[in-house]
A computed fold for a 315-nucleotide part of an RNA from Corymbia citriodora subsp. variegata, annotated as large-subunit ribosomal RNA, domain IV.
The coordinates come from a structure-prediction model, not an experiment, and the mean pLDDT is 85.
Its Rfam family is "Bacterial large subunit ribosomal RNA". Gene Ontology terms of the family: ribosome and structural constituent of ribosome.
The source organism's lineage runs through Eukaryota, Streptophyta, Myrtoideae, Corymbia and Corymbia citriodora.
Context: one part of a larger RNA
RNA sequence: CUCUCUCUAAGGAACUUUGCAACAUAGCCUCGUAACUUUGGGAGGAGGCGUGCCUCCUCACAAAGGGGGUUGUAGACUGUUUACCAAAAACACAGGUCUCCGCAAAAUCAUAGACCAUGUAUGGGGGCUAACGCCUACCUAAUGCUAGAAGGUUAAGGAAGUUGGUGACCUAAUGACAGGGGAACCGAUGACCAAAGUCCCGAUAAAUGACGGUUGUAACUAUAAUAGUCCUAAGAUAGCAAAAUUCCUUGUCAGGUAAAUUCCGACCCGAACGAAAGGCGUAACAAUUCGGGCACUGUUUUGAAGAGAAACUCG
Numbered sequence: 001c002u003c004u005c006u007c008u009a010a011g012g013a014a015c016u017u018u019g020c021a022a023c024a025u026a027g028c029c030u031c032g033u034a035a036c037u038u039u040g041g042g043a044g045g046a047g048g049c050g051u052g053c054c055u056c057c058u059c060a061c062a063a064a065g066g067g068g069g070u071u072g073u074a075g076a077c078u079g080u081u082u083a084c085c086a087a088a089a090a091c092a093c094a095g096g097u098c099u100c101c102g103c104a105a106a107a108u109c110a111u112a113g114a115c116c117a118u119g120u121a122u123g124g125g126g127g128c129u130a131a132c133g134c135c136u137a138c139c140u141a142a143u144g145c146u147a148g149a150a151g152g153u154u155a156a157g158g159a160a161g162u163u164g165g166u167g168a169c170c171u172a173a174u175g176a177c178a179g180g181g182g183a184a185c186c187g188a189u190g191a192c193c194a195a196a197g198u199c200c201c202g203a204u205a206a207a208u209g210a211c212g213g214u215u216g217u218a219a220c221u222a223u224a225a226u227a228g229u230c231c232u233a234a235g236a237u238a239g240c241a242a243a244a245u246u247c248c249u250u251g252u253c254a255g256g257u258a259a260a261u262u263c264c265g266a267c268c269c270g271a272a273c274g275a276a277a278g279g280c281g282u283a284a285c286a287a288u289u290c291g292g293g294c295a296c297u298g299u300u301u302u303g304a305a306g307a308g309a310a311a312c313u314c315g
Base pairs, nucleotide, nucleotide: 002309003308004307005306006305008303010301011300014299019296027051028050030048031047036041038131067294070291072289075285079091080090095129096128097127098126099125100124101123108114109113132281133280134279135278139209142208143207144204146202148200151199152198153197157193158192161189162188163187164186165185166184169181170180171179212230213229214228215227216226239273240270251267252266253265255263
């Protein structure tokens, strides 16, 4: 030096990505207890006083033992998770909604056999969302699903007809050759008959999804309630907004600081929020996360001293 501890003048976070680490708080008794709230909570809120000593009895044996307050983000909550780098804002969740299924149910596994279920729609399967409160606007053109059946298109298969091959057998006064007729079989082609699907016609967005451009206009200027025009299936409603979303950007204003790219409150030309891939609020909760303050302290100004352990030297 390293490791585990103890103590430290004055200051008290000036340290640092960050109060990381340490300090501080602590048991019992008693007084006292705010905003907010889903009336249950919040709450051990916060903040104070006491704890001494002596005598007696009984028991036990050296431990145990909160720092608190506050503003936001995200998630309602308890819970779950990457055994061995992530515990979270991810997953789950009660609740909501859509959809399928009438029981020989739908869904699932390869036949079978099972499961669902020894259940029966107050049931079962699947999707999305996520307590609660206020809400969830517009669009069915495209894609998907679903309903319809008139017409167009349409497969295997069937098939009248046409046609190629092969061909038993028949045929002349007879023989040979050629010719003629010809059942059956194998092909080619084929009018016509033919389902679902598709085209077609509806419905459906808590289905996949989508939710404009441009020009002018008011008695200073600026802006545009308003007017015109093009396009669309419809042109983003409520609410929120430099946001876990904002590039420009350390946007602008206000607050906090002597001083703040963070933070909080507003503004809104939202590059590229937006309503169950939910929108906006919200008490409670937490080894979540951002910011500020009290107490406290060797984190630091800035070091110093001490006790051990290991190591090293000698033996």